A computed fold for a 73-nucleotide RNA from a Candidatus Omnitrophota bacterium, annotated as transfer RNA. It matches the Rfam family "tRNA". Rfam links the family to the GO term triplet codon-amino acid adaptor activity.

RNA sequence: GGGCCGGUGGUGCAGCUGGGAGCACGCCUCGUUCGCAACGAGGAGGCCGGGAGUUCGAAUCUCCUCCGGUCCA
Numbered sequence: 001g002g003g004c005c006g007g008u009g010g011u012g013c014a015g016c017u018g019g020g021a022g023c024a025c026g027c028c029u030c031g032u033u034c035g036c037a038a039c040g041a042g043g044a045g046g047c048c049g050g051g052a053g054u055u056c057g058a059a060u061c062u063c064c065u066c067c068g069g070u071c072c073a
Stems, first nucleotide, its partner, number of pairs: 001072007010025004019056001027043005049065005
């Protein structure tokens, strides 16, 4: 320098025929308990690495760019 894969709540991930942003764990509150754990109920927390474009509509498509991994040189 080039190819490919990935970047989504605190953490790990799903969502890739373009229309609802979700799951698990964690966190907070309540219940149960003498108390803790476990369990049950409720809740907060992300607009999807950044920018631009296409579209009525973009996490999802296109372009540029940043970061990480991997392969080639």